[in-house]
Context: one part of a larger RNA
RNA sequence: UGACGGGGACCCGCACAAGCGGUGGAACAUGUGGUUUAAUUCGAAGCAACGCGAAAAACCUUACCAGGGCUUGACAUCUAACAAACACUUGUGAAAGCGAGUGGUGCUCUUCGGAGAAUGUUAAGACAGGUGGUGCACGGUUGUCGUCAGCUCGUGUCGUGAGAUGUUGGGUUAAGUCCCGCAACGAGCGCAACCCACGUUGUCAGUUGGUACUAACGGUAUACUUUUAGUAACCUCUCUGGCGAGACUGCCGGUGAUAAACCGGAGGAAGGUGUGGACGACGUCAAAUCAUCAUGCCCCUUAUGCUCUGGGCUACACACGUGUUACAAUGGCUGGUACAACGAGUCGCCAACUCGCGAGAGUGAGCAAAUCUCUAAAAGCCAGUCUCAGUUCGGAUUGCACUCUGCAACUCGAGUGCAUGAAGUCGGAAUCGCUAGUAAACGCAGAUCAGCACGCUGCGUUGAAUACGUUCCCGGGUCUUGUACA
Numbered sequence: 001u002g003a004c005g006g007g008g009a010c011c012c013g014c015a016c017a018a019g020c021g022g023u024g025g026a027a028c029a030u031g032u033g034g035u036u037u038a039a040u041u042c043g044a045a046g047c048a049a050c051g052c053g054a055a056a057a058a059c060c061u062u063a064c065c066a067g068g069g070c071u072u073g074a075c076a077u078c079u080a081a082c083a084a085a086c087a088c089u090u091g092u093g094a095a096a097g098c099g100a101g102u103g104g105u106g107c108u109c110u111u112c113g114g115a116g117a118a119u120g121u122u123a124a125g126a127c128a129g130g131u132g133g134u135g136c137a138c139g140g141u142u143g144u145c146g147u148c149a150g151c152u153c154g155u156g157u158c159g160u161g162a163g164a165u166g167u168u169g170g171g172u173u174a175a176g177u178c179c180c181g182c183a184a185c186g187a188g189c190g191c192a193a194c195c196c197a198c199g200u201u202g203u204c205a206g207u208u209g210g211u212a213c214u215a216a217c218g219g220u221a222u223a224c225u226u227u228u229a230g231u232a233a234c235c236u237c238u239c240u241g242g243c244g245a246g247a248c249u250g251c252c253g254g255u256g257a258u259a260a261a262c263c264g265g266a267g268g269a270a271g272g273u274g275u276g277g278a279c280g281a282c283g284u285c286a287a288a289u290c291a292u293c294a295u296g297c298c299c300c301u302u303a304u305g306c307u308c309u310g311g312g313c314u315a316c317a318c319a320c321g322u323g324u325u326a327c328a329a330u331g332g333c334u335g336g337u338a339c340a341a342c343g344a345g346u347c348g349c350c351a352a353c354u355c356g357c358g359a360g361a362g363u364g365a366g367c368a369a370a371u372c373u374c375u376a377a378a379a380g381c382c383a384g385u386c387u388c389a390g391u392u393c394g395g396a397u398u399g400c401a402c403u404c405u406g407c408a409a410c411u412c413g414a415g416u417g418c419a420u421g422a423a424g425u426c427g428g429a430a431u432c433g434c435u436a437g438u439a440a441a442c443g444c445a446g447a448u449c450a451g452c453a454c455g456c457u458g459c460g461u462u463g464a465a466u467a468c469g470u471u472c473c474c475g476g477g478u479c480u481u482g483u484a485c486a
Base pairs, nucleotide, nucleotide: 001486002485003483004482005481007480008479009478010477011476012475013474015470016469019434020433021432022431023430026325027324028323029322030321031320032319033318034316035315042053043052064311065310066309067308068307069306070305073127077126078125079123080122081121082120083119086103087102088101089100090099091098092097107116108115109114129300130299132298133297134296139293140289141288142287143285145283150189151188152187153186154185155184156165157164158163169180170179171178195277196276197275198274200245201244202243203242204241205240206239209235210234211232212231213230214229215228216227218225219224248271251265252264253263254262255261327427331386332385333384334383335382336381337380343374344373345372348367349366353362354361355360393424398419399418400417401416402415403414404413440462441461442460443459444458445457446456
C1' cells in the first nucleotide's frame, strides 16, 4: 500500500421487510449429468454451464459410427500434353463412382500454319486439406463484478524509503454530482449531457390515409345506417413523417453557511435524471471461445484429408435445471357479439366461391403493398347449460382412419377426425421474479424455416397489491481500526 475480520461509523441496491405471482409434488416439452451404445460428434460447469453455442439434427446440416470408394485430391495457384465447352442414350451399383456409345464445334486475334481466353481430361510434383491438439502461446469477440462510482496522471509539497498529499474533512447528490474548506494547483478515463424511441404542440406536405356530399344495391323503427362507385382545385379533424418549439430547479415561499442543495407550491402535456433504450472507466476471474473468423507452435498426409449410402446426435433403471399444461365454478362447454399493435409477403401472402365433420383440397381475384393478403385477435361482454364429482375438471397414453410438406416421414415431422381417457384435489425442506402501465393474465406477429416452436425476439389488450422501515441475510461504496496474510 492492499486484502481480510462472526471490528466500528455512514450510505446504497427487489438485499431484507411489506405484498403479488411462481418453482420444488403431477404429466409432458426441452437442456444437462449419468448410464447405455458401433456411434450416442464437440464445446459451455457456482453466481456468470444446464429452452446455452443451435434464429429450426428425417437426407443435407454433421463435425460421430458402420460399410462402399478417391489420393495433386471437393477447393486455390503454377508446368506440360490432349480435347472446345456441353447435351443426350445406356450397363453396373445402395449411392458415390466405374465403364460404353451418339451428337457437337463456338468466342478473340490471324501472316490461315496457328496463337490466346475459358472449360474439361491425363501426368508429375510444388502444394492443397484437417470442426486434429494447445483459449495455460496469441489477435479479435464476449461474460462478470457493475451503469457500481470509481481509476489515474503532470507539476508542487511531505517522507531516508515503500509511499502520502491531491481523491481526506463539513454539507449535498443517482453520481469523485456540486458547494465550502484545505499544501496543494490543474488535467485525463469514467458520471452527466450530446444519439434513438415514447409523451405535448407549431409548421410544411395530403396518397394508398382522413373528412364531407351525391348516387346505387341492401338492412329497415321511415329517417338512420352498412357496402360499393363517383365528386371536392377539401386537408379542419385522425393519421403518416421532415423541420422546429418545449423542462432549465427557469418562477414563488420555506430550510440551509448569504453556498451547493433539499422540501412545498404555481403554471404546464410533461418537474426536478420525464419514461425506456443504446452507451460498460482502470482492472478482476491464466473466466469463455483454436468448432464463427484469424493465427504461432505441434501433429496427420493412399489419411486425423475428400466423397457416398445407411445409422447416430431423438437411446433410458435414474438425478438436476428451465419451461408448458393442469388440478377447476373468479371455472368448463355451446351459441351470439366487440375492441389492437408490432410485423411479413412474388420460388411469396393468398381474398371470395365450391367440396370436405376437420386437417385440407379445387378453382381463382388482388397485391412487389398506408391500396391487396396473412388478419379470426384472445382474454372481454350477452344468453344457455353443468352443480363440486377424479366430474361436461384434466388432458398424458394408446388404437383406427386420414391431411400436408418433402426424392423420402420405419428408426425420427407437424396436423385432423373418431375412440381411449393416465397422473394430478394447489405441492416438504428449500427457493425465484417483480416497485407501475410494472407484476399477473390474454392473445398476435417475426426470425430460423420445404416441413416442424410449450423456445427466442418483439407487439399490443386487461391491469393490481405493497414498501412501516434498515435490526437481520446477500452484494457493493467511502472513512477508520486490528492483523502470525501478500
A computed fold for a 486-nucleotide part of an RNA from a mouse gut metagenome, annotated as small-subunit ribosomal RNA, 3' major domain.
The coordinates come from a structure-prediction model, not an experiment, and the mean pLDDT is 82.